[in-house]
Context: one part of a larger RNA
RNA sequence: GGAUGAACGUUGGCGGCGUGUCUAAGGCAUGCAAGUCGUGCGGACAUCAAUUUGUAGCAAUACGUGUUGAUGUUAGCGGCAAACGGGUGCGUAACACAUUGGUAAUCUACCCUCCAGUCGGGCAUAACUCCGCGAAAGCGGAGCUAAUUCCACGAUGGACAUGCGGGGGCAUAUGUCAUUCGCAUGUAAAGCGCAAAACGCGCUGGAGGAGGAGCCUAUGGCCCAUCAGCUAGUUGGCGGGGUAAAAGCCCACCAAGGCUAUGACGGGUAGGGGGUGUGAGAGCAUGACCCCCCUCACUGGGACUGAGACACUGCCCAGACACCUACGGGUGGCUGCAGUUAAGAAUAUUCCUCAAUGGCCGAAAGGCUGAAGGAGCGACGCCGCGUGCGGGAUGAAGGGUUUCGGCUCGUAAACCGCUUUUAUUUGGGAAGAACGAUGACUGUACCAAAUGAAUAAGAGGUUGCUAACUCUGUGCCAGCAGCAGCGGUAAUACAGAGACCUCAAACGUUAUCC
Numbered sequence: 001g002g003a004u005g006a007a008c009g010u011u012g013g014c015g016g017c018g019u020g021u022c023u024a025a026g027g028c029a030u031g032c033a034a035g036u037c038g039u040g041c042g043g044a045c046a047u048c049a050a051u052u053u054g055u056a057g058c059a060a061u062a063c064g065u066g067u068u069g070a071u072g073u074u075a076g077c078g079g080c081a082a083a084c085g086g087g088u089g090c091g092u093a094a095c096a097c098a099u100u101g102g103u104a105a106u107c108u109a110c111c112c113u114c115c116a117g118u119c120g121g122g123c124a125u126a127a128c129u130c131c132g133c134g135a136a137a138g139c140g141g142a143g144c145u146a147a148u149u150c151c152a153c154g155a156u157g158g159a160c161a162u163g164c165g166g167g168g169g170c171a172u173a174u175g176u177c178a179u180u181c182g183c184a185u186g187u188a189a190a191g192c193g194c195a196a197a198a199c200g201c202g203c204u205g206g207a208g209g210a211g212g213a214g215c216c217u218a219u220g221g222c223c224c225a226u227c228a229g230c231u232a233g234u235u236g237g238c239g240g241g242g243u244a245a246a247a248g249c250c251c252a253c254c255a256a257g258g259c260u261a262u263g264a265c266g267g268g269u270a271g272g273g274g275g276u277g278u279g280a281g282a283g284c285a286u287g288a289c290c291c292c293c294c295u296c297a298c299u300g301g302g303a304c305u306g307a308g309a310c311a312c313u314g315c316c317c318a319g320a321c322a323c324c325u326a327c328g329g330g331u332g333g334c335u336g337c338a339g340u341u342a343a344g345a346a347u348a349u350u351c352c353u354c355a356a357u358g359g360c361c362g363a364a365a366g367g368c369u370g371a372a373g374g375a376g377c378g379a380c381g382c383c384g385c386g387u388g389c390g391g392g393a394u395g396a397a398g399g400g401u402u403u404c405g406g407c408u409c410g411u412a413a414a415c416c417g418c419u420u421u422u423a424u425u426u427g428g429g430a431a432g433a434a435c436g437a438u439g440a441c442u443g444u445a446c447c448a449a450a451u452g453a454a455u456a457a458g459a460g461g462u463u464g465c466u467a468a469c470u471c472u473g474u475g476c477c478a479g480c481a482g483c484a485g486c487g488g489u490a491a492u493a494c495a496g497a498g499a500c501c502u503c504a505a506a507c508g509u510u511a512u513c514c
Base pairs, nucleotide, nucleotide: 001514002513003512004511006510007509008508009507010506013385014384015383016382017381018380019378020377021343026341027340028339030338031337032336035080036079037078040077041076043074044073045072046071047070048069049068050067051066053064054063055062056061087296089294097220098219099218101216102215103214106213107212108211111209112208113207114206115205116204117203118202119154120153121151122150128143129142130141131140132139133138158187160186161185162184163183164182165181166180168177169176170175191201192200193199222268223267224266229259230258231257234256235255236254237253239251240250241249271293272292273291274290275286276285277284278283298319299318300317301316302315321332322331323330324329349375351374352373353372357371358369359368360367361366388418389417390416391415398409399408400407401406423451424450425449426448427447428446432441458503459502460501461500462499463484464483465482469498470497471496472495473494479486480485
C1' cells in the first nucleotide's frame, strides 16, 4: 500500500447493487416452512331437481318421509410426493474431496422411443355402527363394506429369470461375449373419464435411451519423530452367508501373513473443491456470500417403508433436558423462515406475494410452496450523485497575530445576477405478463410542472519519517507516542486557540492476511 462477513470512536444528505450470529452444533414461547388427487374407492354432510308417500288445505302451496340424479365439501382407505427444495460445518486426514480411468461386479420411480399384452377368480380391512377403558394422549372388542388395497389362486406369454446340455469368437483368474439351438421349471396386469365406438389417462412384461446413484483404481493437497515400530478379521486362501453389486462386508476352517524413515502407528488441527485476498511473478494466506461434492439433524443405537433413506419438521429403543398431568401416564426436538433468551466487540422484520422463475400433486380447473420473487432495518462493503455557479475590495465587522507599520482568515462574507441536480408539493405513470385472465413489488421506476440557495460536512493530522506553524497555558507535572522520541520556564511534539494540510459522507483506531 491492498484486503475484510469486521468491531469501536466521532460524524452523517440521497440512490443503485451486494451483504449481515465469524461466538454457544447453547436452550427455545408463538406462527408458518409438504402436500396433493373425488377422473382410484366406499361412506358422510350440504344445496338443487325429479319422483313416491303422509299431514294441513277446495286449490296453489307449506312441512315431513323414501328413491333417483346433478353439483359442492370432505374425515377415512388407496396412489404419487414427502430421499427434492431449505439449513449447518459437529464430526471427518478419509476414496471425504479434486482429477483420471474402470464396473465383463451394479441399481434406477417419474420422463422419452420401440415391441407385446391387459383374461378369469378369491380373502380381507379402515371409514361406519354398537360396546368398553382413559384426566388426557389415545386404545381395545364385536359387526358390515369398497377399490388402481391384498392373494406362495387359475389362464396366456416372452427377446425375462433359474438350472442342465452342445457348438463358435475373445481370453485365461474365476471367465465372458454374441448368437444359435435344445430341454425343463418359474413368473404378469387395474381400472377410470366419455351416452357409446373411437379416443384420452392409466396398468403389466420386455428391449433401449436420458438423467441420477452405488462400488473400485491411480495421482494430488495440513502440522508434530519431544509419536518408531503398528496389526488377530489382522494379510491371503477355500467353502458358505450377504448385497442391486466386487470384496474379511460377515462366518467356519486353513496358512502366516500385511503396513512402515518414499514416515506406518499415535497425537494435534481441519469439511474438500471451483474459487477469494495479495503479489510483477513464483509464492504465501484463505475457503463468508454464489456453484459442485461430502457431512449432520437434541445425544447414541436400530431397522421399517420405498426405485431411492437407515430418513431435519417418519418409526422404535436408551439417555439428558423441557413441558402437561386427575400422579396412573403422556408430549416435544428451529444446524428451515421470522422471532426469543443466553453468550459476545458484534450481525436484521414474529413483513408482503405466489404476479414471475422453479418444485410436488392433479386429466384439468387448481391446490401447496418462509424454495423463490420482493419490501423493511444496518454507511457493513463497492459504485454513483449532491451539499451550488458567476460577479463582488472601503480588502467591512469579527477572530488570530504583530517589529503596532501591518499581515492573515479573504472573494471568504455581505451585496448583485443565475441555475434547480437534490429537496418539497402537484399531476401523469410503465416494463417485468408469455396467453384470454392474472403484478406482491407499487402509485415504485420514470416523465412533466411549480417553489426556492433553498434540505445536506465532517474526521484525522501539522518534530522527522509525512503534506501542513504560530500564539497562549503548563513546567520531566499534566500529558503525547506507530518508530525515533517530546515535556525539568521562550515546547512548531502536552492542552487550548487561530491558521494550514489530507481525505471526504465519511474519517480515524483496533484486529487479521498478503